[in-house]
RNA sequence: GCCUCUGUCGCCCAAUGGCCGGGCACUGACCUUGUAAGUCAGCGUGUGUGGGUUCGAAUCCCUCCAGAGGCU
Numbered sequence: 001g002c003c004u005c006u007g008u009c010g011c012c013c014a015a016u017g018g019c020c021g022g023g024c025a026c027u028g029a030c031c032u033u034g035u036a037a038g039u040c041a042g043c044g045u046g047u048g049u050g051g052g053u054u055c056g057a058a059u060c061c062c063u064c065c066a067g068a069g070g071c072u
Base pairs, nucleotide, nucleotide: 001071002070003069004068005067006066007065010024011023012022013021018055026042027041028040029039030038048064050062051061052060
């Protein structure tokens, strides 16, 4: 220098162009002599940046940024 892949909540992962969901974590209550475990409920300022296409974009296109891998 070129090519490919990845970027979604504190962490790990989902999501046919049509309500961004789940687990863990966290908070509260119940339970317990107390803690842990368990049960119930609650909480999410989350789609890397900036544009474009579309009635509608996490999803399609372009640019840039970050990370990983490969070629020379």

A computed fold for a 72-nucleotide RNA, annotated as transfer RNA.
The RNAcentral record of the sequence draws on ENA.
Model confidence (mean pLDDT): 81 of 100.
Its Rfam family is "tRNA". Rfam's curators write: Transfer RNA (tRNA) molecules are approximately 80 nucleotides in length.